[in-house]
Context: one part of a larger RNA
RNA sequence: CUGGGCGUAAAGCGCACGUAGGCGGCGCUGUAAGUUGGGCGUGAAAGCUCCCGGCUCAACUGGGAGAGGUCGUUCAAAACUGCAGUGCUUGAGGUUGGAAGAGGAGAGUGGAAUUCCCGGUGUAGUGGUGGAAUGCAUAGAUACUACACAGAACACCAAUUGCGAAGGCAGCUCGCUAAGCUGUUACUGACGCUCAGGCACGAAAGCGUGGGGAGCGAACAGGAUUAGAUACCCUGGUAGUCCACGCCGUAAACUAUGAUCACUAGCUGUUGGCGAUAAAUUGUCAGUGGCUCAGCGAAAGCGUUAAGUGAUCCACCUGGGGAGUACGAUCGCAAGGUUGAAACUC
Numbered sequence: 001c002u003g004g005g006c007g008u009a010a011a012g013c014g015c016a017c018g019u020a021g022g023c024g025g026c027g028c029u030g031u032a033a034g035u036u037g038g039g040c041g042u043g044a045a046a047g048c049u050c051c052c053g054g055c056u057c058a059a060c061u062g063g064g065a066g067a068g069g070u071c072g073u074u075c076a077a078a079a080c081u082g083c084a085g086u087g088c089u090u091g092a093g094g095u096u097g098g099a100a101g102a103g104g105a106g107a108g109u110g111g112a113a114u115u116c117c118c119g120g121u122g123u124a125g126u127g128g129u130g131g132a133a134u135g136c137a138u139a140g141a142u143a144c145u146a147c148a149c150a151g152a153a154c155a156c157c158a159a160u161u162g163c164g165a166a167g168g169c170a171g172c173u174c175g176c177u178a179a180g181c182u183g184u185u186a187c188u189g190a191c192g193c194u195c196a197g198g199c200a201c202g203a204a205a206g207c208g209u210g211g212g213g214a215g216c217g218a219a220c221a222g223g224a225u226u227a228g229a230u231a232c233c234c235u236g237g238u239a240g241u242c243c244a245c246g247c248c249g250u251a252a253a254c255u256a257u258g259a260u261c262a263c264u265a266g267c268u269g270u271u272g273g274c275g276a277u278a279a280a281u282u283g284u285c286a287g288u289g290g291c292u293c294a295g296c297g298a299a300a301g302c303g304u305u306a307a308g309u310g311a312u313c314c315a316c317c318u319g320g321g322g323a324g325u326a327c328g329a330u331c332g333c334a335a336g337g338u339u340g341a342a343a344c345u346c
Base pairs, nucleotide, nucleotide: 004317005316008299012314014201017198021194022193023192025088026087027086028085029084030083031082033081034080035077036076037075038074039073040072041071042069048066049065050064051063052062053061054060091191092188093187096183097182098181103177104176106174107173108172109171110154114150119145120144121143125136126135162169163168206247207246208245209244210243211242215241216240220236221235222234223233258313259312260311261310262309263308266291267290268289269288270287271286272285273284274283275282276281295302296301319346320345321344328339329338330337331336
């Protein structure tokens, strides 16, 4: 390479948008590039296959025939693909009505709790643990109570719930804004799917500048524990956690399961619509769970939300270690990220 794979064995990019490219609905007409058939030309010799010979056989070798092509040219065909033209409405978009939602960014605002400040009551402890001690406290702590301040997070509702492409999103109010769903149906008429490069977003931690700093809390200090204890436990506590702006670009970024389309028994719960019915109940579309048939699977399991059956496109894998390392390139303020070997060894 061919071939085979990618939930858990190696392997789905963290996620979307999208360029080139690849692939693409139902008809009609034309064309003849691909395609198919015929003719002609060419495809040297050697080699290959078959037949017949020559060396005693064979290898070797002589003769004949054939195969061998992304080939050229010409004639023809028009199903399929392409191209050109012209239609269609089922894919896609869109009109109009409706409902749901922690979707996003901004502004405002609320109560509980915590710490601190100050005042009152009040007196000897408190705190903490397996037990203690460090700590705090007669300069009046802890406890109870009143006022005031600060920062961060939003109990109950709450769910096996909802929304978002993913990351993620939760007190309440306001205006701004995005997507999906459902009923309906004017309209456009294949406008679609996927996507190498590219570009946007992307938890936490970390970085830069300036704020903020209640609680928590890497580092650090002390007290314990212990043979030791650079830990687990306790008392403190700096960065950080929060805000604004700018970087970083990684995670078990997980459903360890790429996107889109079609098809293949059902039962049962639930969310949001729309119907039918007097009601019980029931149909349908979109989501979200549980169980299971066929089928798949090494098994456990998956099973209309597929890991089943097919189609298109992309990413990725090819024994373990060395190693996600070295070198180079590139991005970054740095930390480091991306790309990514080999020797050697089993």